Notes
This is a predicted structure of a 74-nucleotide RNA (transfer RNA) from a Chloroflexia bacterium. The sequence is in RNAcentral, with records from ENA and MGnify. The prediction has a mean pLDDT of 82.

RNA sequence: GGCGCGUUCGUCUAGAGGCCUAGGACAUCUCCCUUUCAAGGAGAAGAUCAGGGGUUCGAAUCCCCUACGCGCUA
Numbered sequence: 001g002g003c004g005c006g007u008u009c010g011u012c013u014a015g016a017g018g019c020c021u022a023g024g025a026c027a028u029c030u031c032c033c034u035u036u037c038a039a040g041g042a043g044a045a046g047a048u049c050a051g052g053g054g055u056u057c058g059a060a061u062c063c064c065c066u067a068c069g070c071g072c073u074a
Stems, first nucleotide, its partner, number of pairs: 001073007010026004018057001028044005050066005
């Protein structure tokens, strides 16, 4: 250089064009329980989906470019 794969809450992840202004687990915060802590119960906050553009009535999802990471190849 060429080809391919990946990038979603703090972390890990679900998602396959409309049921998603994005669900779950752990972590965090509040309350309950407890003499206290842990465990347990209830609740809250947290990602406009790597960035930009395009297709579409509608995009996390399809296409293109860019960035970063990984692999194969020269």